Context: one part of a larger RNA
RNA sequence: UUGGGCGUAAAGGGUGCGCAGGCGGCCAGCAGUAGUGGCGCGUGGAAUCUCCUGGCUUAACCGGGAGGGGUCGCGCCAAACGGGCUGGCUUGAGGCAGGGAGAGGCAGACAGAACGGGCGGAGUAGGGGUGAAAUCCGUAGAGUCCGUCCGGAAUACCAAUUGCGAAGGCAGUCUGCUGGACCUGACCUGACGCUCGGGCACGAAAGCGUGGGGAGCGAACGGAAUUAGAUACUCCGGUAGUCCACGCCCUAAACGAUGUCGACUCGGUGUUGGGGGUAUCGACCCCUCCGGCGCCUCAGUUAACGCGGUAAGUCGACCGCCUGGGGACUACGGCCGCAAGGCUAAAACUC
Repeated sequence: UUGGGCGUAAAGGGUGCGCAGGCGGCCAGCAGUAGUGGCGCGUGGAAUCUCCUGGCUUAACCGGGAGGGGUCGCGCCAAACGGGCUGGCUUGAGGCAGGGAGAGGCAGACAGAACGGGCGGAGUAGGGGUGAAAUCCGUAGAGUCCGUCCGGAAUACCAAUUGCGAAGGCAGUCUGCUGGACCUGACCUGACGCUCGGGCACGAAAGCGUGGGGAGCGAACGGAAUUAGAUACUCCGGUAGUCCACGCCCUAAACGAUGUCGACUCGGUGUUGGGGGUAUCGACCCCUCCGGCGCCUCAGUUAACGCGGUAAGUCGACCGCCUGGGGACUACGGCCGCAAGGCUAAAACUC
């Protein structure tokens, strides 16, 4: 509970696409059939409410009369708004043409550094590790240096307060396929739009299934230390996993803790993509327009912190969500999942 809210107090759905639904630009005409407005008639039980009046000594209470509000029906009228029909428009939206930017996605091929290992050579007593040590490796020749081969994973510098993507997220090079955004022209369509309950798709890490792979790292586990103890922090090892293919899982501090779309509202400064102008040998510089990413700030706003044209300002459309703490991101039920579990979601009791 007809209220007020959702950056941090409870509260924005992890993200997108989108059916139903809700809402919808500018101009003109037409009709008037459930919107809307006016007038009339009808209806609007009793009680209650307001006013007047009466009865109990008063009041409460009770009787009588009148009124009001609200709902609905019928008829007539109006046509501004909404809706309907018709015609038109270009600013919203989309398309077309021409451009340039990007770690956007998928697939394939390749590269170098580092690391670990195999083999060969050189060579001798240490190496490693720590606060200090020890476990550990090494005279069966380690560590170190040189040569050569194999393997897996990740791509130093460039690198940024950068860029791209709806979010998750994306970083060596090249090639192929492919999505989106931006700028310029204003050529085409002519409101084709916004949002979105259900639905569908995507969705880090961990985890699961089958098969592969396995260098390094490394839950669990073993050991060495530390310590009163040390189920830890430190060290030596090390399985799953981390990687690949296919199929699941569907969670997160999935965060800007800020839903999407649109309109309006002083300035300053940096950077990124593009256009125009100015200038120049030219990159720069300077002026300006559009899109993005940051910082500072006026008004305004906010409980404060802060936000401040990338709003948390001023408004509109639509969706989601909150309603004291614990119990409880729980139980039960339902749906989903191979499982782990996920989604939905109480109550008793208690403060």